Model confidence (mean pLDDT): 83 of 100. The part of an RNA shown here (small-subunit ribosomal RNA, 3' major domain) has 480 nucleotides and comes from an uncultured marine bacterium. The RNAcentral record of the full RNA draws on ENA. Its Rfam family is "Bacterial small subunit ribosomal RNA". Gene Ontology terms of the family: ribosome and structural constituent of ribosome.

[in-house]
Context: one part of a larger RNA
RNA sequence: UGACGGGGACCCGCACAAGCGGUGGAGCAUGUGGUUUAAUUCGACGCAACGCGAAGAACCUUACCGGCCCUUGACAUGCUAAGUUUUGGUUUUCAGAGAUGAGAACCUUCAGUUCGGCUGGGCUUAGUACAGGUGCUGCAUGGCUGUCGUCAGCUCGUGUCGUGAGAUGUUGGGUUAAGUCCCGCAACGAGCGCAACCCCUGUCAUCAGUUGCCAGCAGUUCGGCUGGGCACUCUGGUGAGACUGCCGGUGAUAAGCCGGAGGAAGGCGGGGAUGACGUCAAGUCCUCAUGGCCCUUACGGGCCGGGCUACACACGUGCUACAAUGGUAUCUACAAUGAGCAGCAAAGGGGCAACCUGGAGCAAAUCUCCAACAGAUAUCUCAGUUCGGAUUGGACUCUGCAACUCGAGUCCAUGAAGUUGGAAUCGCUAGUAAUCGCGGAUCAGCAUGCCGCGGUGAAUACGUUCCCGGGUCUUGUACA
Repeated sequence: UGACGGGGACCCGCACAAGCGGUGGAGCAUGUGGUUUAAUUCGACGCAACGCGAAGAACCUUACCGGCCCUUGACAUGCUAAGUUUUGGUUUUCAGAGAUGAGAACCUUCAGUUCGGCUGGGCUUAGUACAGGUGCUGCAUGGCUGUCGUCAGCUCGUGUCGUGAGAUGUUGGGUUAAGUCCCGCAACGAGCGCAACCCCUGUCAUCAGUUGCCAGCAGUUCGGCUGGGCACUCUGGUGAGACUGCCGGUGAUAAGCCGGAGGAAGGCGGGGAUGACGUCAAGUCCUCAUGGCCCUUACGGGCCGGGCUACACACGUGCUACAAUGGUAUCUACAAUGAGCAGCAAAGGGGCAACCUGGAGCAAAUCUCCAACAGAUAUCUCAGUUCGGAUUGGACUCUGCAACUCGAGUCCAUGAAGUUGGAAUCGCUAGUAAUCGCGGAUCAGCAUGCCGCGGUGAAUACGUUCCCGGGUCUUGUACA
């Protein structure tokens, strides 16, 4: 100087407390361990691995296993020799699981030229340099990322003090979300962080009107449908607006704090992006790049089939429930974000339904995808039930070359466990939790996951003794 303490002082955080809802019990989905297997590819392991890489394993993907094939190779650049004159595409025959091998037909087909395959280029074959490797090492690395932590810290120059390591500044008194600001001070300044500058949202003005409006007029087959108009809503560009600016109190007359006015908004208005010096030899050689090592008729390459989907079991994360604040049936309103041409697909028709048919319109503020909880009425009356939907049988639909291993959906039948969950444990402070649906990426098909969107919309916080994590000062130490 640090680190540590079941030392001290002060402070903060959904850290505790106060509340609300969960997990842990059930069924299922998904990931992991274990076991099994020819293979069940690999990585990730306290927080910070385990719905993680994977924004989508039937083939492909795919790296794993079995079998069948190839060896200058699926791909790149050279060199040597020989052959060919181009070559490329479509269709097709035979053998085969296919890769592949052997043919056939059609279309297309280089430049120069001394018309000699002579030159250049292309292709094939042989050979040689080499290609190739999701093989190893993340403890050789770059890059990227997680984490402490959006915590308020981490440092430097000069000066001063100290033999020196180092200290001072950065400590102290107040204050703040903040090393934020004020005051003091052997310090005076400065840098990286904080804040601000950026984006979204909340109010208004203005500019603009193929969305919106009977707002005011006219027509109306009643639909902003038409004429007409940008007032309003909205869209999106430019501005205004909030600064403790004003008033009172308090405080050291300071920084600030408390209350009030005005205001759409008040003391950081709400949310996002933004992550200092560093820590964990943290993660990744399976994104990519790369040193070293290793393989080279195989640890490379192609194909078919299988596996990654196994199942005595254990754990994590979720979904659905156990019901009456509910289930069922009928009727009936109101969103936003987004996406759409190999696409979104309306009206109409068929089917109990999945879906089929149909094809208007739309490269979209114009067309389409497009709500549910809620509300009204009726019924069920506390039961393993009109709760719950697993499982299984049957019949179908769709995607796709193909749903056996191994897809999703529909209908009929079947109706399991489950009556609120031990010890323990998680999230959340407001448009939040809880609850309800909708969209998107990936994607032929497949979502209870992920990323977004809106609808309905709470309870509680006395307080900081305690648990956890962190910050500052101080103290002890046989630790570095």